RNA sequence: GCCCUCAUAGUUUAGGGGUUAUAACGCUACACUUGUAAUGUAGAGGUCCGUAGUUCGAUUCUGCGUGGGGGCU
Numbered sequence: 001g002c003c004c005u006c007a008u009a010g011u012u013u014a015g016g017g018g019u020u021a022u023a024a025c026g027c028u029a030c031a032c033u034u035g036u037a038a039u040g041u042a043g044a045g046g047u048c049c050g051u052a053g054u055u056c057g058a059u060u061c062u063g064c065g066u067g068g069g070g071g072c073u
Stems, first nucleotide, its partner, number of pairs: 001072007010025003018056001027043005049065005
């Protein structure tokens, strides 16, 4: 230098055009317990990496950029 792949909650991630964006772990509250843990119930937590384009509508599709991972020379 070229090619491929990934970027979504604190962490690991599902979803791949349609009006409330998902789960697990973690966190908070309550219940249970002599107390903690475990368990159960409820809840909070997201500018879906940036920018431009396509579209009635973009987290989703396309281009470019940035960053992570891999391959070729």